A computed fold for a 383-nucleotide RNA from a Chloroflexota bacterium, annotated as Bacterial RNase P class A.
RNA sequence: CAAGUGAGCCGGGCAAUCGCGGCCCGCCUUCGGGCGCGGUCGAGGAAAGUCCGCUCUCCACAGAGCGCGGUGCCGGGUAACGCCCGGAGCGGGGUAACCUGCUGGAAGAGGGCCACAGAGAAGCGUAGUGCCGCCGAAAGGCGGCGAGGGUGAAACGGCGCGGUAAGAGCGCACCGGCGUCCGCUGCAAGGCGGGCGGCCAGGCAUCCCCCACCGGGAGCAAGGUCAAGCAGAGGCGAGAUGCUGCUCGCAUCGUCUGAGCCUCGGGUAGACUGCACGAGCCGGUCAGCAAUGAUCGGACUAGAGAGAUGAUUGCCGCCUCGUGGGAGCGGGUUCCACCCGCGAUCCAAGGCACAGAAAGCGGCUUACAGGCUCGCUUGAACA
Numbered sequence: 001c002a003a004g005u006g007a008g009c010c011g012g013g014c015a016a017u018c019g020c021g022g023c024c025c026g027c028c029u030u031c032g033g034g035c036g037c038g039g040u041c042g043a044g045g046a047a048a049g050u051c052c053g054c055u056c057u058c059c060a061c062a063g064a065g066c067g068c069g070g071u072g073c074c075g076g077g078u079a080a081c082g083c084c085c086g087g088a089g090c091g092g093g094g095u096a097a098c099c100u101g102c103u104g105g106a107a108g109a110g111g112g113c114c115a116c117a118g119a120g121a122a123g124c125g126u127a128g129u130g131c132c133g134c135c136g137a138a139a140g141g142c143g144g145c146g147a148g149g150g151u152g153a154a155a156c157g158g159c160g161c162g163g164u165a166a167g168a169g170c171g172c173a174c175c176g177g178c179g180u181c182c183g184c185u186g187c188a189a190g191g192c193g194g195g196c197g198g199c200c201a202g203g204c205a206u207c208c209c210c211c212a213c214c215g216g217g218a219g220c221a222a223g224g225u226c227a228a229g230c231a232g233a234g235g236c237g238a239g240a241u242g243c244u245g246c247u248c249g250c251a252u253c254g255u256c257u258g259a260g261c262c263u264c265g266g267g268u269a270g271a272c273u274g275c276a277c278g279a280g281c282c283g284g285u286c287a288g289c290a291a292u293g294a295u296c297g298g299a300c301u302a303g304a305g306a307g308a309u310g311a312u313u314g315c316c317g318c319c320u321c322g323u324g325g326g327a328g329c330g331g332g333u334u335c336c337a338c339c340c341g342c343g344a345u346c347c348a349a350g351g352c353a354c355a356g357a358a359a360g361c362g363g364c365u366u367a368c369a370g371g372c373u374c375g376c377u378u379g380a381a382c383a
Base pairs, nucleotide, nucleotide: 001379002378003377004376005375006374007373008372009371010370012316013315014314015313016312017311018310020042021041022040023039024038025036026035027034028033044354048365049364051363052362053361054360055359056219057218058217059216068215069214070213071212072211073087074086075085076084077083088103089102090101091100092099093098104210105209110208111207112204113203114202129148130145131144132143133142134141135140157175158174160172161171162170176200177199178197179196180195181194182193183192184191185190223273224272225271226270232264233263234262235261236260239253240252241251242250243249281298282297283296284295285294286293287292317352318351319350320349323348324347325346328342329341330340331339332338
């Protein structure tokens, strides 16, 4: 330098104007609110999907059991998790860095399934081809075998020697598996090594099942507080209201079929709250391989409620597969013109991703133009 790989981060900037929402201030007000050519603040790394775990709230709930659902190698982290970190075993990809899949239990609980082919798919069995013995002139019959061939994704350990009529863990050595015992090592899953037993046992638990652990339901439109009007209950009750501030007058309603007033409980509209200081953020130090934790210091301004956070202009930054211009370079030509190709930087034009809070928090997943930083690997060159 190139290619790759892992981790982390940014994801247009500044200014002006207008618009929108919250708060403060000022003015006005019929006290409901309105106005301001005042100030200040106003989305994300995923605010998304709503998949998992919680906080919070209300409802349900003696205890125990059944059922149902979830999780599932080991250790650690965490408020918790199906998340994260580290590790183990068996695989897959890559030269490598590294990436990635699976993982409780399948003889010693039980059931079920294993297409097609095949004699046979798991319990003992068996003969289509075949090997051997006996009988038979032969065809064939009777018996022994489970080695060879054949089928299949998978065939009841492999291989050799012995053995035999032919064979077979039938016997033996080695290898493999399983079980069991022991030593060393690791917190553990496990790792390394050794002894014993011919025990040889197929796969699927994402089929039921068994084991261990976990799990009540609904959700902020949860829920709480205040509370017009209307209706209701109780009490007082002969006047009440308007013109009209007062007196008179007039009108309307009412006088036990009760006008009007007072009180009460529930509670609609509406308002407030829940609701923005938090399992939170930034930086340092310490512990730890890490996830993470402890500690010290610092900063703290979205909060709508049919739901604000946008637009325009100027300057700057970045991008261009493609478009127009283009200094210049190369080719055709003897040269020029002209034509063809390339084209740094620049100018123009266009563009700047995915996306949009709604009680809050931790994860996961998905979307994302472009860019930055660090570690590691491989290759090449140079010193």
About this RNA
The coordinates come from a structure-prediction model, not an experiment, and the mean pLDDT is 78. The gene name in the source record is rnpB. Taxonomically the source falls in Chloroflexota (Bacteria, Bacillati). Rfam family: Bacterial RNase P class A. Gene Ontology terms of the family: dimeric ribonuclease P complex, tRNA processing and ribonuclease P activity. Of the family's consensus pairs, 94% are formed in the model.